RNA sequence: UGGUCGUGAGGCGAUGGGGCUCGCCUGAACCGCCGCUCGGCUGAUGGCUCCUACCGGUAG
Repeated sequence: UGGUCGUGAGGCGAUGGGGCUCGCCUGAACCGCCGCUCGGCUGAUGGCUCCUACCGGUAG
């Protein structure tokens, strides 16, 4: 200096945060779909769940 194994830590999973869980990455993982640009559509989750924001409807 390089490689392998183990342990620990950190990060990521299309819009904010909490809990549980799954997967991925070690500077990469990751940054939705349709439409060639213009534009259009869905979703606050990877999954389950709770809070908040936003939109629409009904009633007072």
Molecule: Fluoride riboswitch aptamer (crcB RNA motif)
Organism: Acidimicrobiia bacterium